[in-house]
Predicted 3D model of a 105-nucleotide RNA (SAM riboswitch aptamer (S box leader)) from a Planctomycetota bacterium.
The coordinates come from a structure-prediction model, not an experiment, and the mean pLDDT is 84.
RNA sequence: CUCUUAUCCAGACCGGUCGAGGGAUGUGGCCCGAUGACACCGGGGCAACCACCCGCAAGGGGAAGGUGCCAAUUCCCACCCGCGACGUGGCGGGGGAGAUAAGAG
Numbered sequence: 001c002u003c004u005u006a007u008c009c010a011g012a013c014c015g016g017u018c019g020a021g022g023g024a025u026g027u028g029g030c031c032c033g034a035u036g037a038c039a040c041c042g043g044g045g046c047a048a049c050c051a052c053c054c055g056c057a058a059g060g061g062g063a064a065g066g067u068g069c070c071a072a073u074u075c076c077c078a079c080c081c082g083c084g085a086c087g088u089g090g091c092g093g094g095g096g097a098g099a100u101a102a103g104a105g
Base pairs, nucleotide, nucleotide: 001105002104003103004102005101006100007099008098013043014042015041016040017039021032022031023030028076029075044070045069046068049066050065052061053060054059074097079094080093081092082091083090
């Protein structure tokens, strides 16, 4: 990097460094940000995919290990279908993209 499978409306913040953009991409929004965002580092925490323990299984347990995560539903929307409305806003399903884990190449 590619493929497969699963999940994505829950949860979890302080300090230091830096100094201007950031929220993946693309459209339109809406937010965060010099009261210092984003990023990085330290500490703390959340969760429970793998691993571990119990169990035939379904399932359950705990959090010392491997990851992950700690503004906003993946911040919302975008493409297709259906419903509904006619105040242009809404609801549901699907697809695409993305993130994370486990496995394979």